[in-house]
Context: one part of a larger RNA
RNA sequence: GGCACACGGUGGAUGCCUUGGUGGCAGGAGACGAUGAAAGGCGUGGUAAGCUGCGUUAAGCCUCGGGGAGUUGCUAAACAAACUUUGAUCCGGGGAUGCCUGAAUGGGGAAACCCAGCCUGAGUCAUGUCAGGUUAUCCUGUACUGAAUACAUAGGUGCAGGGGGUGAACGUGGGGAACUGAAACAUCUAAGUACCCAUAGGAGUAGAAAUCAACCGAGAUUCCGCUAGUAGUGGCGAGCGAACGCGGAACAGCCUAAACCGAAUAUAUGCCAAGUCUGCAAAUUUUGUAUAUUCGGGGUCGUGGGAUGCUUCAUGAUUUCAUUGCAGUGGGGUCGGGAAGUUACAAAACUGUUAUAUAGCAGAAAGGUUCUGGAAAGGCCUGCCAAAGACGGUGAUAGCCCGGUAUGUGAAAUGUAACAGUCUUCCUCGAAGUAUUCCCAAGUACCACGGGGCACGUGAAACCUUGUGGGAAUCCGGGAGGACCAUCUUCCAAGGCUAAAUACUACCUGCCGACCGAUAGUGAACUAGUACCGUGAGGGAAAGGUGAAAAGUACCCCGAUGAGGGGAGUGAAAUAGUACCUGAACCCGUGUGCUU
Numbered sequence: 001g002g003c004a005c006a007c008g009g010u011g012g013a014u015g016c017c018u019u020g021g022u023g024g025c026a027g028g029a030g031a032c033g034a035u036g037a038a039a040g041g042c043g044u045g046g047u048a049a050g051c052u053g054c055g056u057u058a059a060g061c062c063u064c065g066g067g068g069a070g071u072u073g074c075u076a077a078a079c080a081a082a083c084u085u086u087g088a089u090c091c092g093g094g095g096a097u098g099c100c101u102g103a104a105u106g107g108g109g110a111a112a113c114c115c116a117g118c119c120u121g122a123g124u125c126a127u128g129u130c131a132g133g134u135u136a137u138c139c140u141g142u143a144c145u146g147a148a149u150a151c152a153u154a155g156g157u158g159c160a161g162g163g164g165g166u167g168a169a170c171g172u173g174g175g176g177a178a179c180u181g182a183a184a185c186a187u188c189u190a191a192g193u194a195c196c197c198a199u200a201g202g203a204g205u206a207g208a209a210a211u212c213a214a215c216c217g218a219g220a221u222u223c224c225g226c227u228a229g230u231a232g233u234g235g236c237g238a239g240c241g242a243a244c245g246c247g248g249a250a251c252a253g254c255c256u257a258a259a260c261c262g263a264a265u266a267u268a269u270g271c272c273a274a275g276u277c278u279g280c281a282a283a284u285u286u287u288g289u290a291u292a293u294u295c296g297g298g299g300u301c302g303u304g305g306g307a308u309g310c311u312u313c314a315u316g317a318u319u320u321c322a323u324u325g326c327a328g329u330g331g332g333g334u335c336g337g338g339a340a341g342u343u344a345c346a347a348a349a350c351u352g353u354u355a356u357a358u359a360g361c362a363g364a365a366a367g368g369u370u371c372u373g374g375a376a377a378g379g380c381c382u383g384c385c386a387a388a389g390a391c392g393g394u395g396a397u398a399g400c401c402c403g404g405u406a407u408g409u410g411a412a413a414u415g416u417a418a419c420a421g422u423c424u425u426c427c428u429c430g431a432a433g434u435a436u437u438c439c440c441a442a443g444u445a446c447c448a449c450g451g452g453g454c455a456c457g458u459g460a461a462a463c464c465u466u467g468u469g470g471g472a473a474u475c476c477g478g479g480a481g482g483a484c485c486a487u488c489u490u491c492c493a494a495g496g497c498u499a500a501a502u503a504c505u506a507c508c509u510g511c512c513g514a515c516c517g518a519u520a521g522u523g524a525a526c527u528a529g530u531a532c533c534g535u536g537a538g539g540g541a542a543a544g545g546u547g548a549a550a551a552g553u554a555c556c557c558c559g560a561u562g563a564g565g566g567g568a569g570u571g572a573a574a575u576a577g578u579a580c581c582u583g584a585a586c587c588c589g590u591g592u593g594c595u596u
Base pairs, nucleotide, nucleotide: 001595002594003593004592005591006590007589008588009587015581016545017544020516021515022513023512024511025510026509027508028507029505030504031166032165039101040100041099042055043054044053046079047078049075050074051073061095062094063093064092065091066090070083071082072081106115107114108113116135117134118133119132120131121130122129137163138162139161140160141159142158143157144156145155170201171199172198173197174196175195181188185235211218212217222249223248224247225246226245232240233239253497254496255495256441260297261296262295263294264293265292266291267290268289269288275284276283277328278327279326280325281324282323302475304440305439306438308435309434310433311432312431313430316335317334318333319332320331321330322329336428337427338426339425340424341423349422350421351420352419353418354417355416356415357414358413360409361408362407366382367381368380370379371378383400384399385389391403392402393401446470447469448468449467450466451465452464453463456482477492478491479490480489481488532539533538552580555567556566557565558564
């Protein structure tokens, strides 16, 4: 030196555990913000470093409920000082306070800082000083004022309301790649994806046929399953990829523009002409007529609809108006009758009831002279409850020890939902026929050129959309049916609104997993987006476990009044001693044996 065995050191694998993650299900909620948000800075405790809470009223203040014996948050004990059955701490509803930054908004600024104006008040002989309030900008409405410039307008000032910023995914719109695939690559693909911007809501989009279909018919939109990887499209390559129709989920339909009537305003015109609801008579000239704008009525459709005029049928009571009187006619109000409603079709609020959310409360039943053990919930024996044998804890494995569970029950305050009422609105008529004069969404439809979207790459390329140019018609009209024409069929563009079925989950509550178990699972089970790195954008860790209970080793000894250790003591165990469960390997020793 090697080998073997034994005993150790080091080290932290493995096993076991779980406070943390992860994936999902159900319900809720789906927003916060100039009444100052999200996110922060700085403070705040008797002693106070970090976390948490809070804001100069600063681990808190007031109030209303719950609750019922201890309490002054956690790491984290201790001391001091206090509170509490006159109900504290704690839990929940409502409120007060809420420094500075931040949309940040009086001005500025290198965020958490600097400097102001005005009003009111405090203080000073007075100024300086202090406290409270207020002072950004844009939009809309409104009032006053008001240039060049007469009216006016621009502008200015005030008042009221709103906006601004943040937020995980989902939505819509405006822009919009490349890698890649095509075994290269250019059309093509990836893909209208990623990404950027704008913007909305709890959903959003879309939506009541100028739709399909095929000679039969359907009847808004959205979503799902088929149709079907079909028909097509495609350097006919790679690839892309419908629809009709069928079956389901959910269902809901409406309002304008125009014609016509009336009113107001402005302008023009007009004077016994025309008109003033009709007839007769009277009266009237700020009446009338035309144009424009606004408002009210009317009207909303494709077996075309509406307006206007006429005809027929039909229509509760009462009052008033339409220049005056008489007769008729028409409009409005009130009562009665009827209908509907706040998710569209008009729109707001209140009250009540019920349910529910935000604290809670009640809640059954077991013992052993037994065994093992440190400890019984384990074994044995004998019982009980069960609308409760979910789960968790308790010194090992507990239906009956504890918290709970099944079940039942509870709210002063605030919120939500449903229903009812108050309330609000509408109708009180309308229907049929007929006539033709009128209306039925214009730089639109359509055409040409250039693009884009449609499964469809210019193709025979319809359809939708539109940058440029041209440019209709009004029902004897217009669009579509995949070039185009005819016939036929079908629908009515150029205005708008609309719940549900659908998408998502940052957040709250409950539950679940042939999900992980500390190199796993989130980057993060611990002071984690921390420490640390970087000028910065940004990058980004490591780190869990004594024991049932600290019972955390009084006292003695060695040592330096150490570190560390030996006794003693605690404990079931100390080779469980805070460098703490188990404690593998590598590596390093001590002892013994063999061997060189």
Molecule: large-subunit ribosomal RNA, domain I
Organism: Pseudomonadota bacterium